[in-house]
Context: one part of a larger RNA
RNA sequence: UGACGGGGGCCUGCACAAGCGGUGGAGCAUGUGGUUUAAUUCGAAGCAACGCGCAGAACCUUACCAGCGUUUGACAUCCUUGUCGCGGAUUUCAGAGAUGAUUUCCUUCAGUUCGGCUGGACAAGUGACAGGUGCUGCAUGGCUGUCGUCAGCUCGUGUCGUGAGAUGUUGGGUUAAGUCCCGCAACGAGCGCAACCCUCAUCUUUAGUUGCCAUCAUUCAGUUGGGCACUCUAAAGAAACUGCCGGUGAUAAGCCGGAGGAAGGUGGGGAUGACGUCAAGUCCUCAUGGCCCUUACACGCUGGGCUACACACGUGCUACAAUGGCGGUGACAGUGGGCAGCAACCGGGCGACCGGUAGCUAAUCUCCAAAAGCCGUCUCAGUUCGGAUUGUUCUCUGCAACUCGAGAGCAUGAAGGCGGAAUCGCUAGUAAUCGCGGAUCAGCAUGCCGCGGUGAAUACGUUCCCAGGCCUUGUACA
Numbered sequence: 001u002g003a004c005g006g007g008g009g010c011c012u013g014c015a016c017a018a019g020c021g022g023u024g025g026a027g028c029a030u031g032u033g034g035u036u037u038a039a040u041u042c043g044a045a046g047c048a049a050c051g052c053g054c055a056g057a058a059c060c061u062u063a064c065c066a067g068c069g070u071u072u073g074a075c076a077u078c079c080u081u082g083u084c085g086c087g088g089a090u091u092u093c094a095g096a097g098a099u100g101a102u103u104u105c106c107u108u109c110a111g112u113u114c115g116g117c118u119g120g121a122c123a124a125g126u127g128a129c130a131g132g133u134g135c136u137g138c139a140u141g142g143c144u145g146u147c148g149u150c151a152g153c154u155c156g157u158g159u160c161g162u163g164a165g166a167u168g169u170u171g172g173g174u175u176a177a178g179u180c181c182c183g184c185a186a187c188g189a190g191c192g193c194a195a196c197c198c199u200c201a202u203c204u205u206u207a208g209u210u211g212c213c214a215u216c217a218u219u220c221a222g223u224u225g226g227g228c229a230c231u232c233u234a235a236a237g238a239a240a241c242u243g244c245c246g247g248u249g250a251u252a253a254g255c256c257g258g259a260g261g262a263a264g265g266u267g268g269g270g271a272u273g274a275c276g277u278c279a280a281g282u283c284c285u286c287a288u289g290g291c292c293c294u295u296a297c298a299c300g301c302u303g304g305g306c307u308a309c310a311c312a313c314g315u316g317c318u319a320c321a322a323u324g325g326c327g328g329u330g331a332c333a334g335u336g337g338g339c340a341g342c343a344a345c346c347g348g349g350c351g352a353c354c355g356g357u358a359g360c361u362a363a364u365c366u367c368c369a370a371a372a373g374c375c376g377u378c379u380c381a382g383u384u385c386g387g388a389u390u391g392u393u394c395u396c397u398g399c400a401a402c403u404c405g406a407g408a409g410c411a412u413g414a415a416g417g418c419g420g421a422a423u424c425g426c427u428a429g430u431a432a433u434c435g436c437g438g439a440u441c442a443g444c445a446u447g448c449c450g451c452g453g454u455g456a457a458u459a460c461g462u463u464c465c466c467a468g469g470c471c472u473u474g475u476a477c478a
Stems, first nucleotide, its partner, number of pairs: 001478002003475003007472007015462002019426005026318008034309002042053002064304007073129001077128002079125006087106003092101003109119003131293002134291003140287002142282003145278001147276001152191006158167003171182003197270004202238007211228003216225002241264001244258005320419001324378006336367003341360002345356004385416001390411007432454007
C1' cells in the first nucleotide's frame, strides 16, 4: 500500500421487511448429469454452465458410428502433354448410393500478326502442394460474460517522507453520482458520472395520398363529389431551467412545500459499460503461433445416431377448477410480414384442409385478435375439472414422416384436491393475466425477440440475511 475480520461508523441496492404471483409435489416440453450404445459429435460447470452455442438434428445440416468408395484430391496456384470445348436435356445396364459403362438430341469458345501464337475451358500425368470442426483459449488476435451503469480509477507539477509511498481523492454539508458547495500544501488535468444521441408524453408550423370526415350533397359501405378542421403520418421547431414564490440551510451547495404547466426536480424507457478482476468463455464463427495426420485424423456416399432411459437436477408449459368449465351471442388493438409470397370472397368437408378465383411488390390488397361484456347451463364431484396415454381414420409439408414431423376427427380419459425442507421474480402502465406478430424455416416452439388489451397490492423502516461504496481500527496474510 492492499486484502481480510462472526471490528467500528456512515450510506446504497426488490438485499431484508410490507405485499402480489410463482418454483420445489403432478403430467408433459426442453436443456444437463448419469447410465446405455457401433455412435448416442463437440463445447458451456457456483453466482456469471444447464429453453446456453442451436434464429428451428427426418435426408441435408453433421462435426459421431457402420458399411461402400476416392487419393494432386470437393476447393486454390504453378509445370508438362493432349483435346476444343463447356453446358443442358435424354435412353439403357450394374449399384444402397457415390460412381462406372452406354444411347440420342440441342448447342459447336474468344482474340489473332493466321504461327497451336495468346486467352478460356476440359482431361491425363508429375510433384510442389491442397485439406483437417485434429490438440493446445495456460502461446494468441478479435469478440463476449462478470463485479456493475457500481462511482470509482489515475496523471502532471508542487509539498512531505531515507524509502516503499503519502498528499491531491481526506474533513463539514449535499447528491443518483469523486454531483456540487465550503474548508484545507496543494494547484490543475485525464478516463469514468452528467449532458450531447434515439424513443414516448404536450403544442405549433409545413405537407394531405393510399390516411382522415366536422360542415354540404351522395352511398349498402368515406363509396363518390368536396374538404384537410380533426385523427394520423413525418420533417422542422417550441417547451422544463430548481426558472418563479414561501420555508429551511452557513448569506453556499442543496432540501421541503406551493403556484403555473401536457410534463417538476435525472419526466418514463433505451443506447452508452472507466482503470481493472476472474491464466473467466470461445483454436467448433473467423483469424493465427506451435504440435500432430497426409492411401488418412483428408474427401464422397448410403443407412444409422445426435430423438436411447432404472434414475437425479435446472428452466418452462398445462392443470388441480365456480373470480371456473361448456354452449350461444358479440365489441375493441398495436408491432410487424407478404411474389418460389400474403390471400379476401365463393363452393366442398364435422375438422385439419381442399378446389376455384379477385386484389396486392402494399398507409391502397392481405395475414388479423383474445381475455372482457351479455344470455343460458353445470352445483363441488376426480366432476360437463384436468388433459397425459393409447387405438383408429384422415390432412399438410417434403424425393422420403419406420427409427424421428406438425395438425384434425372419433374413441380412450392417467396423474393431479394448490404442493416438505427450501427457493425465485416484481415498486406502475410495473406484477399478474389475455391474445397477436417476427426471425430461423419446405415442414416443425410450451423457446427467443418484439407488440398491444385488461390492470393491482405494498414499502413502517434499515435491527437482521446477501452484495457493494467511503472513512477508520486490528492483523502470525501478500